The RNA shown here (c-di-GMP-I riboswitch aptamer) has 77 nucleotides and comes from Stieleria maiorica. The organism belongs to Stieleria, within Bacteria.
RNA sequence: CUCGCGAAAAGGCAAGCCGGCCGCGAGGCCGUGCACGCAAAGUGACGGGUCUCUUGCGAGACGGCCGCACUACCGAA
Numbered sequence: 001c002u003c004g005c006g007a008a009a010a011g012g013c014a015a016g017c018c019g020g021c022c023g024c025g026a027g028g029c030c031g032u033g034c035a036c037g038c039a040a041a042g043u044g045a046c047g048g049g050u051c052u053c054u055u056g057c058g059a060g061a062c063g064g065c066c067g068c069a070c071u072a073c074c075g076a077a
Base pairs, nucleotide, nucleotide: 005075006074012038013037016034017033018031019030020029021028022027036064042070043069044068046067047066048065049062050061051060052059053058
C1' cells in the first nucleotide's frame, strides 16, 4: 500500500415523534430537540422485492428490504 475485517477513540448519519411546505397517493423537502438504529443508514432505480395511483395501457415511490456497481473516514486483533 492492497484485499479483508470492525475492537477502541474521535467524528458522522438519523427511524419515529412535533411543526411547516409539496404530492391524488406511496412518499419527499425543511426546522427543533430527543434518539430506534447504522461501519457505508454515502451515491446510483441496473436486477429482484415491497408499496402507490390508474378501468386499463401505463405512470410513479422506497437506497433505513436484498443483491450489484461506483466512491469513502478511522484503526486494533